Source information:
This is a predicted structure of a 416-nucleotide RNA (Bacterial RNase P class A) from a Chloroflexota bacterium.

[in-house]
RNA sequence: UGAGGUGGACAGGCAAUCGCGGGCGCGGCUCCGGCAACGGGACUGCGCGCGAGGAAAGUCCGAACUCCACAGAGCGGGAUGCUGGUUAACGGCCAGUGGGGGCGACCCCAAGGAUAGUGCCACAGAAACAUACCGCCGGGCGGCGGUUCGUCCGCUGCGCUGGUAAGGGUGAAAUGGUGAGGUAAGAGCUUACCAGCAGCCGGGUGACCGGCUGGCUGAGGUAAACCCCAUCUGGAGCAAGGCCAGAUAGGAGGAGCGGUGGCCGGGUUCGCCCGGCUGCCCACGGGUUGCUCGCCCGUUUACCUCCGGGUUGGCUGCUGGAGACGCCGGGCAACCGGCGCCCUAGAAAGAUGAUUGCCACUCCGCACGUCGUAAGGCGGCGGAGGACAGAAUUCGGCUUACGUCCACCUCAAACC
Repeated sequence: UGAGGUGGACAGGCAAUCGCGGGCGCGGCUCCGGCAACGGGACUGCGCGCGAGGAAAGUCCGAACUCCACAGAGCGGGAUGCUGGUUAACGGCCAGUGGGGGCGACCCCAAGGAUAGUGCCACAGAAACAUACCGCCGGGCGGCGGUUCGUCCGCUGCGCUGGUAAGGGUGAAAUGGUGAGGUAAGAGCUUACCAGCAGCCGGGUGACCGGCUGGCUGAGGUAAACCCCAUCUGGAGCAAGGCCAGAUAGGAGGAGCGGUGGCCGGGUUCGCCCGGCUGCCCACGGGUUGCUCGCCCGUUUACCUCCGGGUUGGCUGCUGGAGACGCCGGGCAACCGGCGCCCUAGAAAGAUGAUUGCCACUCCGCACGUCGUAAGGCGGCGGAGGACAGAAUUCGGCUUACGUCCACCUCAAACC
């Protein structure tokens, strides 16, 4: 100097003028309720203080909170998947183990089980829960040559026969891998080093790691295929919900003329009958979850369905929090504890804007000064510039977009 890796900070500052939204305080004026005290509202003056993000985005996870609802169980569905820790919780974060990528700093992993079962592995290839295409070696039957002429050796043919899976080919993957020995040729056949598996010992909370012994090596891969195992899991969502004011128009249909007990009234031919209220049981309709059980609401009716009508107003939920900031202690860290201190938007077709001046930052230039061998740095002057992007119940994460600066680390080249 260049190229990379990891982490962090900021998201311009100050002032003036005009403008916008909420809160608090002090008034003015007026309305309503009220005997009054007092309470509330509209309008308005002054003062004080506050007013978008680190991602407010995505809506991908997890919760708080609200309702179903008084609130369960089972099945199913869904999610996660190495170990330990952390958290309100999480699929997050931290640390580690194993594996992968990179020269490296570092980064990534959908990381349980294939011996519970079922599936799939196209094409190519001899063969993919199985096997010999080419080849190598032995025997047999021939042919040729040599010969020490009893025979043996070499070459070669065969659509015969036996052995082989080391070599070649195919493929993502082919009877653990590589080297050596051995063999007729070969093979864990033997051996050395590895890989897996089994047993034992040691270390570690654990995932795992290390050592020794063993030829045990079987036919693999795939679960981001179905599945099995372990853990977790109700639904809907602030347009959840709650209150006030005000207006209106209802109609039709559905599930029992069920059984039984008690009380009351009426009738009675004294057997009982009718009506009302209430408890239980059965059945049916509906809600709660996709299903079942349970529970709840209804069955002449405030339960359900369809058609039609009214209100589309105001207030609240709505910002004090699993809160921010500072210090101390524990912990490798994530994070936890203690102390102190602070209150930092709550809008509602939806506010926080505009102008001016100065300063800061970045970039470019200068015929200026200064330091320096130089590159370049500092000062001065002039010019230009400023990314991604707007809260809407809130919070913890993840993902994505993006400007400037700082620190540390890695690699490469050059100079001294």
Of the family's consensus pairs, 99% are formed in the model. Model confidence (mean pLDDT): 77 of 100. Lineage of the source: Bacteria > Bacillati > Chloroflexota.